[in-house]
Molecule: transfer RNA
Organism: Emiliania huxleyi
RNA sequence: GCCGCCGUAGCUCAGCGGUAGAGCGUGGCACUCGUAAUGCUAAGGUCGCGAGUUCGAACCUCGCUGGCGGCU
Numbered sequence: 001g002c003c004g005c006c007g008u009a010g011c012u013c014a015g016c017g018g019u020a021g022a023g024c025g026u027g028g029c030a031c032u033c034g035u036a037a038u039g040c041u042a043a044g045g046u047c048g049c050g051a052g053u054u055c056g057a058a059c060c061u062c063g064c065u066g067g068c069g070g071c072u
Stems, first nucleotide, its partner, number of pairs: 001071007010024004018055001026042005048064005
């Protein structure tokens, strides 16, 4: 230099054009003599950045950027 994959909640990841979700973690409540476990509930997101297409973009297109892998 070229090619491919990935970037979504604190962490690990789903979501593949039509309201952003799960598990774990965190806060609160219940339960208990108390704790753990368990149950209920809540908070937490400019969907890496910018632009384009579209009535509508996390999703499609282009550029940039960070990470991983491969080729020379």